Predicted 3D model of a 358-nucleotide part of an RNA (small-subunit ribosomal RNA, central domain) from an uncultured bacterium. Model confidence (mean pLDDT): 81 of 100.
Context: one part of a larger RNA
Parts: sequence; C1' cells; structure tokens
RNA sequence: CUGGGUGUAAAGGGAGCGUAGACGGCACAGCAAGUCUGAUGUGCAAGCCCGGGGCCCAACCCCGGAACUGCAUUGGAAACUGUUGGGCUUGAGUGCAGGAGAGGUAAGCGGAAUUCCUAGUGUAGCGGUGAAAUGCGUAGAUAUUAGGAGGAACACCAGUGGCGAAGGCGGCUUACUGGACUGUAACUGACGUUGAGGCUCGAAAGCGUGGGGAGCAAACAGGAUUAGAUACCCCUGGUAGUCCACGCCGUAAACGAUGAUUACUAAGGUGUCGGGGGGACUAAGGGUCCUUCCGGUGCCGCCGCAAACGCAAUAAGUAAUCCACCUGGGGGAGUACGUUCCGCAAGAAUGAAACUCC
Repeated sequence: CUGGGUGUAAAGGGAGCGUAGACGGCACAGCAAGUCUGAUGUGCAAGCCCGGGGCCCAACCCCGGAACUGCAUUGGAAACUGUUGGGCUUGAGUGCAGGAGAGGUAAGCGGAAUUCCUAGUGUAGCGGUGAAAUGCGUAGAUAUUAGGAGGAACACCAGUGGCGAAGGCGGCUUACUGGACUGUAACUGACGUUGAGGCUCGAAAGCGUGGGGAGCAAACAGGAUUAGAUACCCCUGGUAGUCCACGCCGUAAACGAUGAUUACUAAGGUGUCGGGGGGACUAAGGGUCCUUCCGGUGCCGCCGCAAACGCAAUAAGUAAUCCACCUGGGGGAGUACGUUCCGCAAGAAUGAAACUCC
C1' cells in the first nucleotide's frame, strides 16, 4: 500500500460555515476523452513456456511456434462514465398562510433572601459542633420592628418538557434578530452531498486593562482533630476569583465516550412536545377524548447485528457518497527535540526514541 476497523478493546476532528477535490436526480439528442471491438505497424536478439532435433544422457546447443498482457496510427460501437445542447420536477431552494420555543444581542423593570448602615423595643448571651474552641456581645450583640445601601442569583411554574451546530440557554417587559416545524404547491429548475487546507464559534479555570465586590471562596491566618497533622473532614475569619466592559486563551469524561448526508428494512407496544386532517362530547369562549399524517424527544421490544454488554426506524441493522482517525499491548509520554505569521504568559498544536514488562 492493500485489507480490516473506530459506543465500551487502539481509533469520530469540541462544533459550524465553506475553498480545492471526490461523489451526484429523470428523459432526449450530439460528440467520442475513458470504455469495448477490428485492422496495420512496432514490441531487437537471447532467455522463460510449448513442440521437435544434435552431442551416448544431462547440463549445453540448434530449429519452429507461442508469448512479449505494451505503444502508435487508423476504421467502427454508443449501454455506462465524461462532455455539449435544449428540456423535466420528485432532490434542493424561494414565495404565501400559520402556530410553538430558557435560540441570540441590547436596554429597562421587579420581588424574596443574604450582608452592611441608621433608628426603635429589649437584656445577657449569641454563634458553632460529634463535643468544643477560636469568633461576636454590657462601647448593648443575638432576637424583633421600621427605613436605607449594595451586589449577585432568579424559589414555585419545572417536566425522562422546550430551544440551539456545538459550547450552552430559565424572573418580567420592550426593541432588533437567527433557525427549525406544519400547511399550500405559486416560482426557480439539480442550483445537491461531503469537505483536505482555510475562516468563525467554543464550558470552567487562567491572563491583560479598567470598573465592581453582597454571598461564596483556592491561597493565607486562627481554632479544633491527632501520638504528631505544615493535611483530608469540621468551625471562625479571609484575598485572588466568581460579576461587568473590551481584548486574549482554545482546552474538558467539549460524552450519546456513537462524524455528516441520503435511502431502505416492521412486530410492534407505550409516553410526551409542536403543527395539520377527520370524528365524538361540551356551559360553544375554549376545552376534553378517539383516530390519522408530518416533525422532534423518551422507554420497552422482533428480525438483523454484536466478543459480550447491548443497539434495535433517534441502529451499533442493510446499502451508498465524502471527510477524520487506528494499525501488537502496558509503561517511558502527550514527555524530549525540532517546528508554528500560534500565545503577554500559562501554555496550545504537531509529536518520537532509547530503555523496560508482557
């Protein structure tokens, strides 16, 4: 390389958009590059292979044939691929009519709670734990009432529920805005799928500059625990951080450990969310129930698959296209060295070997 693989054994890129490339719907006509076929030329000789012959045989040698699977020129075929032309509507997209949603960005508003401040009532404790102590309190705490300040998060609703490509998104209102779905079939007419490089997004922690700082809380201090305890767990405090704006970082068990797209395969059962059709009931506003179609999201289960676990129309089944990745295992090691229009740094990306065990 081929082959075989990638849920859990090594292996799916964190996610999207998209360039080159690869692959690509239905019918017709032309061309003939691929493809198929005929002819001619060439494909040295020797060798290999087949047949025959000569040295007594063999090795060796001689003769004939086949072969040299190739190349070039030329005649033809037109199913498939390609290409050109004009068409088609089922793939794809647009339009129109709808309803659903924590999808995104920005601004404004709200109530509960914690903390702090002020004032009132009130008096000796509070707090904390397995038990305590550190801590707070007669300079009046804790408790309670009223007022105020500030920051962060949004109880119930809440669901195996919804939305988003992923990360992720949850108080309310407004503005702007993305996508999906259902119905219709007016329009375009293959405009599609995938996607090396590339570009964009990307939790938390971390970094830079400037704000903010209620609660929580690495580090740190103290008290406990303990034989000791420079610790885990517990307690009292507490700084970065957590929050906001802008810029960076680019990693996660970024997980469904399952790449994207399309088609097919039934034995179905049962929930749930959004929309459409039909039917029944109704206090006709709307709601409830039955059935069916489409789209999502769960559970159980047949065939089939699978080493098993399990998956099973949301496939890990049967196929097709494209990309990524794996190649005896464990360690060494995601380390060293080198590299990068990478990064402020932390580091990221790429990524060995010696040696060692099996």
Its Rfam family is "Bacterial small subunit ribosomal RNA". Its family is annotated with structural constituent of ribosome and ribosome in the Gene Ontology.